[in-house]
Order: sequence, then C1' cells, then structure tokens
RNA sequence: GGCGAUAUAGUUCAGCCGGUAGAACACUCGACCGAUAAUCGAGCGAUCCUGGUUCGAGACCGGGUAUCGCCACCA
Repeated sequence: GGCGAUAUAGUUCAGCCGGUAGAACACUCGACCGAUAAUCGAGCGAUCCUGGUUCGAGACCGGGUAUCGCCACCA
C1' cells in the first nucleotide's frame, strides 16, 4: 500500500427482509436472613464518527477512525 472482518449498556453478546433496541453478568435500591452469601423483585445504562437514501436506518450507500486477519512492498 491492497483486500476482508468487526465496532450496540461498565463487560460479554443478541437484534432475522428497514418499522424506532434486548439478554446475561456488573452496579444501585428493596424483599428475605440474627447477619452475610445465595435467591427473588425493581431501577439505572448503549447503536464508533460524519454525510446521504427513505415517511422511517443498528441494518442500505459514500467518506473517515479504531481493532483484528490475509496478501504485497522495504530492509
């Protein structure tokens, strides 16, 4: 330098053919217990950035950033 994959909650991951985002763990509060753990209930919290298409984009298109992989180049 070329090609490809990935980027969603604090973490690990879902989200099907475009219809407005969810789980587990963590965290906070409550219940239970003599108390703690466990268990149960509730809450908090996110679409990598920027433009475009569309009535409507996490999903499609252009550009960019980061990480990973393959190939090439230099030495």
Molecule: transfer RNA
Organism: Olavius sp. associated proteobacterium Delta 1